[in-house]
RNA sequence: CGCGGGGUAGAGCAGCCUGGUAGCUCGUUAGGCUCAUAACCUAAAGGUCGUCCGUUCAAAUCGGACCCCCGCAA
Repeated sequence: CGCGGGGUAGAGCAGCCUGGUAGCUCGUUAGGCUCAUAACCUAAAGGUCGUCCGUUCAAAUCGGACCCCCGCAA
């Protein structure tokens, strides 16, 4: 060099095929409950969707190039 899978919130992941409000669980923070802690209940914060370019009214999603991680083969 070849082939396949993956990159989305602090962590683990869904959403992509079929373009149209960015979500789930855990965690974090605040409040409630409790003598107190945990558990439980409620709410909030947190995302340039790996990078760049293109197509489109509109891109996490479609097209191209590149970067990084894992595996297979050599």

Notes:
Predicted 3D model of a 74-nucleotide RNA (transfer RNA) from a bacterium. Its Rfam family is "tRNA". Rfam describes the family as follows. Transfer RNA (tRNA) molecules are approximately 80 nucleotides in length. Model confidence (mean pLDDT): 84 of 100.